[in-house]
RNA sequence: CGAGCCCGUCGGACGGUCGCCGUGCGUCGCCUCGAAGCGAUGGCGGAGGAAAGUCCGGACUCCACAGGGCAGGGUGCUGGAUAACUUCCAGGCGGGGUGACCCGACGGAAAGUGCCGCAGAGAACAGACCGCCCAAGACGAGUCUGCACCUCGGUGCAGACUCGAACGGCAAGGGUGAAACGGUGGUGUAAGAGACCACCAGCGUCACCGGCGACGGUGACGGCUGGCAAACCCCACCCGGAGCAAGGCCAAGCAGGGACGCCGGUUGCCCGCCGAACGGUCCCGGGUAGGCCGCAGGAGCGUCCCGGCGACGGGGCGUCUAGAUGGAUGGCCGUCGCCUGCCGAAACCGGCAGGAUACAGAAUCCGGCUUACAGACGGGCUCGCAGC
Repeated sequence: CGAGCCCGUCGGACGGUCGCCGUGCGUCGCCUCGAAGCGAUGGCGGAGGAAAGUCCGGACUCCACAGGGCAGGGUGCUGGAUAACUUCCAGGCGGGGUGACCCGACGGAAAGUGCCGCAGAGAACAGACCGCCCAAGACGAGUCUGCACCUCGGUGCAGACUCGAACGGCAAGGGUGAAACGGUGGUGUAAGAGACCACCAGCGUCACCGGCGACGGUGACGGCUGGCAAACCCCACCCGGAGCAAGGCCAAGCAGGGACGCCGGUUGCCCGCCGAACGGUCCCGGGUAGGCCGCAGGAGCGUCCCGGCGACGGGGCGUCUAGAUGGAUGGCCGUCGCCUGCCGAAACCGGCAGGAUACAGAAUCCGGCUUACAGACGGGCUCGCAGC
């Protein structure tokens, strides 16, 4: 200098002007002094890193609930963090990258069931298209001989002889496929094959060593050797439901209930009882509109110290920071800042002209994840090239 990887910060600033929401701040006015309420005005405060998607987890509220089981759902390497988590940290294993580093629903396929498209002869206790072998007799069957083993009657191997040619033997090589029943070399054979042998890769069992553990290393033994559980399933652990339109308080009007007064009847009057229903006064419970609370001091924020590799935990000091409910937080102007082009000797300076300013926007709150984002900045690291 070029190309990258990881972590973090910001995401316009200042001034003027016109508005919006809040205010248990001041002043003034209305109302009966005051209070409350309403209005005006001044001061102060007023979105985010994701406020978003509503995908997880919790706080909070109401309902349900002795305990256990079934069903259903979720999670799934190990150790830790946390209020909790499908989150985070550290590590293990697997995969990718030259590397910094990144990605992984990462328990069990040797409990059982099931699936593996197309192509291909054959896709899981497989199969024979091309090919290889066989009339110089294979394979198989029978008889005899020898050797080995042992449960003493057979089995296996080798040799000789006889029969015998099909619907025969083989699975090395070719070919198909994501995958063809471990790989290489040899022995063996008619040709061949873990059929046998050596080495290698994996798996399983056992032993030892290291580690809290996942796991790693070494050795011996076993011919044990496809994949899929984000298919059913098995194993382990976790899970009650609804959600701030939760829920609580106050409470017009209308309807309802009650009391009193009034009217009629019963007996002329009073009490009592019965009836009627207009209007009046007062009371009652439930509760609509409406209002208030929930609702802004909290797993809070900033900074410093201590413990820990870290997530995080403990402590000291400082600080208070939106609260709408048709839903406020905005518009315009100027200066600076950013980018591009031109001019001047000038990539840094000056002048002129033009341009860009994203994603988005609280609605009970908090911890995460995921997704969107113009532009700017800081730190650490890797690879390549060149120079000293």